Transfer RNA from Desulfocapsa sulfexigens DSM 10523, 81 nucleotides, folded computationally. NCBI's taxonomy places the organism under Bacteria, Pseudomonadati, Thermodesulfobacteriota, Desulfobulbia, Desulfocapsa sulfexigens.

RNA sequence: GCGAGGGUGGCGGAAUUGGUAGACGCACUGGUCUUAGGAACCAGCGCCUUUGGCAUGGGGGUUCGAGUCCCCCCUCUCGCA
Numbered sequence: 001g002c003g004a005g006g007g008u009g010g011c012g013g014a015a016u017u018g019g020u021a022g023a024c025g026c027a028c029u030g031g032u033c034u035u036a037g038g039a040a041c042c043a044g045c046g047c048c049u050u051u052g053g054c055a056u057g058g059g060g061g062u063u064c065g066a067g068u069c070c071c072c073c074c075u076c077u078c079g080c081a
Stems, first nucleotide, its partner, number of pairs: 001080007010026003019064001028044005046054003057073005
């Protein structure tokens, strides 16, 4: 340089053909239990100015509606040279 694939909460990882974003697991926080801890169980767990709004690497576009489609950029992985 060329080609292919990926980027979503603290981490891994879902989200059907564009139609409620964050399921599920781990971690974390509080509680029960315990002399204490671990394990187990119960509840909670993105941000904000909270009748609601915002958030999927950054920017723009299409659309009634975008994590998903299109364009540019950044970045990671693999292959070729």
Its Rfam family is "tRNA". Rfam classes the family as a transfer RNA. Rfam describes the family as follows. Transfer RNA (tRNA) molecules are approximately 80 nucleotides in length.